A computed fold for a 331-nucleotide part of an RNA from an Archaeoglobales archaeon, annotated as large-subunit ribosomal RNA, domain IV.
[in-house]
Context: one part of a larger RNA
RNA sequence: GGCGGGCGAGGGAAUUCGGCAAAUUGGCCCCGUACCUUCGGUAGAAGGGGUGCCUGCCCUUCGGGUCCUAGAGACUUGAAGGGCAGGUCGCAGUGACAAGGAGGUCCCGACUGUUUACUAAAAACAUAGGGGGCCGCUAGCCCGAAAGGGUGUGUACGGCUCCUGAAUCCUGGCCAGUGGCGGUAUCUUAAGCCCGGGUACAACCGGGUGAAGGACCGCUAAACGCCGGGAGUAACUCUGACUCUCUUAAGGUAGCCAAAUGCCUUGUCGGGUAAGUUCCGACGUGCAUGAACGGAUCAACGAGGGCCUCACUGUCCCCGCCCGCCGCCCG
Numbered sequence: 001g002g003c004g005g006g007c008g009a010g011g012g013a014a015u016u017c018g019g020c021a022a023a024u025u026g027g028c029c030c031c032g033u034a035c036c037u038u039c040g041g042u043a044g045a046a047g048g049g050g051u052g053c054c055u056g057c058c059c060u061u062c063g064g065g066u067c068c069u070a071g072a073g074a075c076u077u078g079a080a081g082g083g084c085a086g087g088u089c090g091c092a093g094u095g096a097c098a099a100g101g102a103g104g105u106c107c108c109g110a111c112u113g114u115u116u117a118c119u120a121a122a123a124a125c126a127u128a129g130g131g132g133g134c135c136g137c138u139a140g141c142c143c144g145a146a147a148g149g150g151u152g153u154g155u156a157c158g159g160c161u162c163c164u165g166a167a168u169c170c171u172g173g174c175c176a177g178u179g180g181c182g183g184u185a186u187c188u189u190a191a192g193c194c195c196g197g198g199u200a201c202a203a204c205c206g207g208g209u210g211a212a213g214g215a216c217c218g219c220u221a222a223a224c225g226c227c228g229g230g231a232g233u234a235a236c237u238c239u240g241a242c243u244c245u246c247u248u249a250a251g252g253u254a255g256c257c258a259a260a261u262g263c264c265u266u267g268u269c270g271g272g273u274a275a276g277u278u279c280c281g282a283c284g285u286g287c288a289u290g291a292a293c294g295g296a297u298c299a300a301c302g303a304g305g306g307c308c309u310c311a312c313u314g315u316c317c318c319c320g321c322c323c324g325c326c327g328c329c330c331g
Stems, first nucleotide, its partner, number of pairs: 001326008010317002014315001019312001027051005036041001038166001052088016068071001089093001101310007108302002113125002129164007140151004168296003172227003177224002179220005186215003192209006228246005255289001256286001267283005
């Protein structure tokens, strides 16, 4: 010096990215228990008290014995358990072992579950629940060159597939583009076929016919997606309900926000601290929020992430001592 362990005055997170690690708490019995809530929960919430041994008394359960009037009896005795009281010892009685630290608030994900076998367990995946599409069975979808096979000896309250992701409150506008579906008088249009030219045969040339597709006409956004700009205006100022104008397929509705999304930005105000680029509550011309690429909210849950408080501590101020093993030196 390393690894593992024990103890520590005073302080108590000043350490650090971060209380990482350690410490605190711990079993059982009794009392007591808030906000919130989907009324189940939260909850072991929190916070208190007790716990050993001895003696006495009482009770419960199960046995043994004696007596007699033979019973639901009297007396006596053993074992196990419970209660109350008095006493007693230690610093300490779940005396060792075993054995939750607690609370508040926000973000994300509803939850239990699943995952990168061997650096990631999560906010990722899944999930009940919601929605769309295809399919009437010789179906649709999948594997196969085919034969054949799977879904399935199933049949729409079913199967396949895509998106969303409990419940609650909701899910606005746009079909111009791309896609899907439907229609289609007309236009376009391949090979083939027909007709004509050409070639002693052909090639080749021209005309006609004409499928799907496209053009064209509709529908469709819980399909891919998209959801403006410039001026003026109210009896201080500011603001602009109002008006004008350009423009679009339509110009972002309800909500929500410097957010896991805000560049400027440590935005501004409030809270917490003596002091807070983090955190919480607000504000909103939001670089670039926004509604199943779901929006908002949310009890419970989480080895998830941020912040705060109490308790506790060698994390630290600031290090010291001790034990075991190793390294190193001498023999």

Lineage of the source: Archaea > Methanobacteriati > Methanobacteriota > Archaeoglobi > Archaeoglobales. Its Rfam family is "Archaeal large subunit ribosomal RNA". Rfam links the family to the GO terms structural constituent of ribosome and ribosome. The full RNA is in RNAcentral, with records from ENA and SILVA.